[in-house]
RNA sequence: CGAGUCGGCCGGGCGGUCGCGUCGGCGCCCCAGUGGCGUCACCGAGGAACGUCCGGACUCCGCAGAGCAGGGUGGUUGUUAACGGCAACCCGGGGCGACCCGCGGGAAAGUGCCACAGAGAACAGACCGCCGGCCUUCGGGCCGGUAAGGGUGAAACGGUGAGGUAAGAGCUCACCAGCACCCCGGGUGACCGGGGUGGCUCGGUAAACCCCACCCGGAGCAAGGCCAAGUAAGGCCGCCGCAAGGCGACCGGCGCAGGCAUUCGAGGGCUGCUCGCCCGAGCCUGCGGGUAGGCCGCAAGAGCCCACCGGCAACGGUGGGCCGAGAUGGAUGACCGCCCCAGGCGAUUUAUCGCCAGGACAGAAUCCGGCGUACAGGCCGACUCGUCCG
Numbered sequence: 001c002g003a004g005u006c007g008g009c010c011g012g013g014c015g016g017u018c019g020c021g022u023c024g025g026c027g028c029c030c031c032a033g034u035g036g037c038g039u040c041a042c043c044g045a046g047g048a049a050c051g052u053c054c055g056g057a058c059u060c061c062g063c064a065g066a067g068c069a070g071g072g073u074g075g076u077u078g079u080u081a082a083c084g085g086c087a088a089c090c091c092g093g094g095g096c097g098a099c100c101c102g103c104g105g106g107a108a109a110g111u112g113c114c115a116c117a118g119a120g121a122a123c124a125g126a127c128c129g130c131c132g133g134c135c136u137u138c139g140g141g142c143c144g145g146u147a148a149g150g151g152u153g154a155a156a157c158g159g160u161g162a163g164g165u166a167a168g169a170g171c172u173c174a175c176c177a178g179c180a181c182c183c184c185g186g187g188u189g190a191c192c193g194g195g196g197u198g199g200c201u202c203g204g205u206a207a208a209c210c211c212c213a214c215c216c217g218g219a220g221c222a223a224g225g226c227c228a229a230g231u232a233a234g235g236c237c238g239c240c241g242c243a244a245g246g247c248g249a250c251c252g253g254c255g256c257a258g259g260c261a262u263u264c265g266a267g268g269g270c271u272g273c274u275c276g277c278c279c280g281a282g283c284c285u286g287c288g289g290g291u292a293g294g295c296c297g298c299a300a301g302a303g304c305c306c307a308c309c310g311g312c313a314a315c316g317g318u319g320g321g322c323c324g325a326g327a328u329g330g331a332u333g334a335c336c337g338c339c340c341c342a343g344g345c346g347a348u349u350u351a352u353c354g355c356c357a358g359g360a361c362a363g364a365a366u367c368c369g370g371c372g373u374a375c376a377g378g379c380c381g382a383c384u385c386g387u388c389c390g
Stems, first nucleotide, its partner, number of pairs: 001386010012339007020044002024040006046361001050372002053370005058220004065275004070216005075089005090104001091102004105211002110209002112205003127150002129146007158176006177201001179198008224296004234251002237248004254288007267279004303322008340359002343356005
């Protein structure tokens, strides 16, 4: 200098003017209420707020069980509130390498599938061949043996060599691979290294069904609480009226129809089913009427920052410091000036100057830990390979 691999960060800044939202201070008003107005000051969208793919906190069922179904994960160890996350490592594969990838338990429990080609695709198989016997019109035919050679295929029932054989075959032997068993060493472990014995050696596929191991109650802030308001029948009181009836206040708390049930249990709950357990005196179904307002939940947290210690790391411990929106038809905007970034045009020998229109993905709504996806422009670090110079 070039090519690459991995990780991290920013995402316009400063000042001013006006305008929004929450809490608070001060002042004024008022129907004194959760009110209204003015002013001052602090604070006011993300690193993904997106996806809703996981895990939780929290709330309720609920004081709470078992089984089946269903779902999730799948190498080991560690970490975490937990996870399907993260860290490190093991094994397999890719890459010269830094590194990257893995739906990583089981095919000897069972079932299924492996097109076409091929003799034959899992206790398979004889197309061409090789060997032996018999026959022969000398072209070949039949019977038996064989799977070493050739062919088909993605893949053909271990590989190489030698012996042996009628020809061959792990038939036998040597070496190697694989499998099973035993022993030694290293490691927390998955595993790794070494040695021995054996029979010689029954594919692949489970992100096919399935088997095995482990884990999982359900619903969700529109969760869930509090306050207020409102409706029928009827009752009661007061007033008006001869009466019928009307008006107002208070109590009361929806109406009609049908069905079941009242401890011999209707109905409901355990949010799929069964058992079991619990609640239970009024419920269920259909039609119709009334209300839809306000407050809490609501942000001080498995929180953030710094230092030290432990740990390869993820992360943990100790000490110190900080308080970063809380809306509810849903706030944070507009303008001006300067600077920054990249682009275009023009001038200019280069520095540089002027003009133009721009600056990505994208918007909180209970909160947090992850994962995935999107991102204009730009910055930083470590490592690998190649070339050159010293």